[in-house]
Background: This is a predicted complex of two RNAs, RNase P RNA and transfer RNA, with 451 nucleotides together. Its mean pLDDT, the model's own confidence on a scale to 100, is 77. It holds a member of the Rfam family "Bacterial RNase P class A". It is annotated as a ribozyme.

RNA sequence: UCAGAUGGCCGGAUGGCUGCUCGCACGGCUUUGCGGCAGGUGCGGGAGGAAAGUCCGGGCUCCACGGAAACACGGUGACGGAUAACAUCCGCCGGGGGUAACCCCAGGGAUAGCGCCACAGAAAACAAACCGCCUUCGUCCUUCGGGCGUGGCAAGGGUGAAAAGGUGCGGUAAGAGCGCACCGCGCGAGCGGUAACGCAAGCGGCAUGGCAAGCCCCACCGGGAGCAAGACCAAAUAGGGACGGCACAGGAUCGGUUUUCCGGAUCGCCGUCCGGGUCGGUCGCGUGAGGCGCCCGGUAACGGGCGUCCCAGAGGAAUAGCCAUCCGUUCGCCGCAAGGCGAAUGACAGAACCCGGCUUACAGGCCGUCUGACGCC
RNA sequence: GGCCCCGUAGCUCAACCGGAUAGAGCGUCAGCCUUCUAAGCUGAAUGUUGCGUGUUCGAGUCACGCCGGGGUCG
Numbered sequence: 001u002c003a004g005a006u007g008g009c010c011g012g013a014u015g016g017c018u019g020c021u022c023g024c025a026c027g028g029c030u031u032u033g034c035g036g037c038a039g040g041u042g043c044g045g046g047a048g049g050a051a052a053g054u055c056c057g058g059g060c061u062c063c064a065c066g067g068a069a070a071c072a073c074g075g076u077g078a079c080g081g082a083u084a085a086c087a088u089c090c091g092c093c094g095g096g097g098g099u100a101a102c103c104c105c106a107g108g109g110a111u112a113g114c115g116c117c118a119c120a121g122a123a124a125a126c127a128a129a130c131c132g133c134c135u136u137c138g139u140c141c142u143u144c145g146g147g148c149g150u151g152g153c154a155a156g157g158g159u160g161a162a163a164a165g166g167u168g169c170g171g172u173a174a175g176a177g178c179g180c181a182c183c184g185c186g187c188g189a190g191c192g193g194u195a196a197c198g199c200a201a202g203c204g205g206c207a208u209g210g211c212a213a214g215c216c217c218c219a220c221c222g223g224g225a226g227c228a229a230g231a232c233c234a235a236a237u238a239g240g241g242a243c244g245g246c247a248c249a250g251g252a253u254c255g256g257u258u259u260u261c262c263g264g265a266u267c268g269c270c271g272u273c274c275g276g277g278u279c280g281g282u283c284g285c286g287u288g289a290g291g292c293g294c295c296c297g298g299u300a301a302c303g304g305g306c307g308u309c310c311c312a313g314a315g316g317a318a319u320a321g322c323c324a325u326c327c328g329u330u331c332g333c334c335g336c337a338a339g340g341c342g343a344a345u346g347a348c349a350g351a352a353c354c355c356g357g358c359u360u361a362c363a364g365g366c367c368g369u370c371u372g373a374c375g376c377c
Numbered sequence: 378g379g380c381c382c383c384g385u386a387g388c389u390c391a392a393c394c395g396g397a398u399a400g401a402g403c404g405u406c407a408g409c410c411u412u413c414u415a416a417g418c419u420g421a422a423u424g425u426u427g428c429g430u431g432u433u434c435g436a437g438u439c440a441c442g443c444c445g446g447g448g449u450c451g
Base pairs, nucleotide, nucleotide: 001373002372003371004370005369006368007367008366009365010364012326013325014324015323016322017321018320020046021045022044023043024042025041026040028037029036030035048348052359053358055357056356057355058354059353060226061225062224063223073222074221075220076219077218079091080090081089082088093107094105095104096103097102108217109216113215114214115211116210117209130157131156132153133152134151137149138148139147140146141145165183166182167181168180169179170178184206185204186203187202190199191198192197230283231282232281233280240274241273242272243271244270245269246268251267252266253265254264256262290309291308292307293306294305295304296303297302327346328345329344330343331342332341333340334339378450379449380448381447382446383445384444387403388402389401390400396434405421406420407419408418409417427443428442429441430440431439
């Protein structure tokens, strides 16, 4: 210098004018007072790294439940740690990719069982024999070779994503872990490590493949719903209940009895009071697993201590608009160049109970650390 | 704001426990028939299975993440 890997940060700045929203204070209005308040004045606060998707985990609230466990259902899945918790994070192990820095992995179990493996191919999972190789045996021609039958084999060909260890030597009628050496695989004394796991003497000739993001098995976790949760205050109208008054012709219902019969209560109207829900209002609602700085412990995630700060809270929903200067980007013109002038533009996106993560979107810019190649000293 | 569901030709639907070229009807286009049109007959075209990544030998189907659409709450 070029190419790449990775971590962190910013994501327009300053000033002026005019507004919006919330809080506090003042003054004013109203009220006997408590208190309330449209508009006014002053001061202070006023979006994000993702506020998004709502994918996980919690807080909080209500419902259900005697406690615990189990079944069903759903989720998670190497090991150790962090944490309120997690599917997150850190460290480490194993596997894969890359020359490397580094990146990716739903990473338990396939001798518990069931199922599937299309097409092709002889055979797709208790192996099998199309071509092929061979002939101990029988038979024929009989030119010491060949044909047919029988039997043996799985080396070679071919199919497939996958063919039942690989290479070499020996061996054999031909072959074959049949024997041997090396590699691979399984078991593995012992050693190291908290563990996952690693190293490995020796043993086994080695017939049992893949799929569990198919059913399933094992271990662990999970009660359900969600702030439109939920709590409080509380109109008008309608309806409910209690009491009192009026009416009570006829009917219905209820009970005292099986029926007739007899009397009673309720169903009607008016008034007073009570309680529930609705409209509406208030709370929940921001001091919190909180931010910043320093120190200590830890490889790290993170934890502890001290100091300091208070930092949005609406309810169809505020956080804006204009101007000036600067910054960045793009375009045009002038200029040999440095640069100057003019114009346009400012990524993704916007709180709605809160917090920890993940995922996704993002113009442009800044600061590190590391790797490879080339060049120079 | 919360909670659920769906996505295959232009339209309406298929596609078995994942199996190779994704089918059917209507529609479109071309030809035949007819004086012409309709009907009828013959033939053809038509797909990023919403997108991406993964699991698998193999994905419309299985898993995850996005995108788009719809429903519901008192």